[in-house]
RNA sequence: GCAGGCGGACGGGCAAUCGCGGCUUGGGCGCCGCUUCUGGCGCCGGGGUCGAGGAAAGUCCGGACUCCGCAGGGUAGCGUGCUGGCUAACGGCCAGGGGUGCGGCUUCACAAAGCCGCGUCACGGAAAGUGCCACAGAAAAUAUACCGCCGUGGGCUUCGGCUCGCGGUAAGGGUGAAAAGGUGCGGUAAGAGCGCACCGCCCCGCCGGCGACGGUCGGGGGCAGGGCAAACCCCACGUGGAGCAAGGCCAAAUAGGGGAGGGAGGGCUGUCCCGGCCCGUUUGAACUCCCGGGUAGGUCGCUAGAGGGGGCCAGCAAUGGCUCUCCCAGAGGAAUGAUUGCCGCCGUGGGGGCGCAAGCCGCCGCGGGCACAGAAUCCGGCUUACAGUCCGCCUGCCGUA
Repeated sequence: GCAGGCGGACGGGCAAUCGCGGCUUGGGCGCCGCUUCUGGCGCCGGGGUCGAGGAAAGUCCGGACUCCGCAGGGUAGCGUGCUGGCUAACGGCCAGGGGUGCGGCUUCACAAAGCCGCGUCACGGAAAGUGCCACAGAAAAUAUACCGCCGUGGGCUUCGGCUCGCGGUAAGGGUGAAAAGGUGCGGUAAGAGCGCACCGCCCCGCCGGCGACGGUCGGGGGCAGGGCAAACCCCACGUGGAGCAAGGCCAAAUAGGGGAGGGAGGGCUGUCCCGGCCCGUUUGAACUCCCGGGUAGGUCGCUAGAGGGGGCCAGCAAUGGCUCUCCCAGAGGAAUGAUUGCCGCCGUGGGGGCGCAAGCCGCCGCGGGCACAGAAUCCGGCUUACAGUCCGCCUGCCGUA
């Protein structure tokens, strides 16, 4: 100097013109109420101010809030699953423990072991029970015996062996993802924890740690108990349902409902009248007034909050406390935009400068290059998408000394 990884911050800027949404301010016109002040609604144009994100996304997890349900306990179902901490809560985060992979160091050295670093793990229980373990293989969990090895009996023999049977064995070969502790010595007919040493394993204790767990510790045991619970299952803990279209309030026209008054009409046919038919007049029509529920519509919920930024303190950290400061969309299926110019960044071409070099930095031109994406009650997480820029740490490579 370049490239990569991890973590963090940002994710175009300014101006002009034309627009969009919320709130607010004052003006003009119209309508209504009232008619003195003036109030309400609608339309038009003006001023001020605010107006998307790091993920607003997926809607996966957790909460706030709201309504419904609910005495208490249990079961089923569902979820979570090493330990400690954080938090309103979580399947999230932080720290730690253990397993496992890779790398480095220690040792003469391969390996093993120890230590360190980086990554990774649905990491409770396989010694409660049931079940499963493809293919291959003798055998996949009541161990077993294909080749081999050893003993023994028979047959054949060119005397080297070959072959059949019975028994022993689990060292060696072979199969497999996995084969019933490993290495060595002894032992044996050959072998085998059969015996022993070391390593590993199990049980009990002691010590350290809040704990998961660890120990060069002590004692006992030849070793039992292969793997799978992201199979059923067991254990521990947690868990009511629906969601802002939650839900509260106000409430029109029309048609139902109830009440008070009223006291004879009402309906069908028909252009209308007459007429006809039906119902009603103690069981009560028209009409008037009042009440109540629901709908349209309006309004609240609605955004000042587990809030943003700075500083100090506690803590390894997640996080918490104190303090100062800021107000930052709340609209209805939904505004936050468009054009032009200049700048910035990126790519590319040309031509310069700097440097020993790897490389870097200006200048001029070109580009229909500048991402992912769009609030809908709010918040904490997770996951996914993302052009490009900056900062920190680590690794590798190149150059120079």
Predicted 3D model of a 401-nucleotide RNA (Bacterial RNase P class A) from a Terriglobales bacterium. RNAcentral holds the sequence, with entries from ENA. Its Rfam family is "Bacterial RNase P class A". Its family is annotated with tRNA processing, dimeric ribonuclease P complex and ribonuclease P activity in the Gene Ontology. By type it is a ribozyme. Its mean pLDDT, the model's own confidence on a scale to 100, is 78. The source organism's lineage runs through Bacteria, Pseudomonadati, Acidobacteriota, Terriglobia and Terriglobales.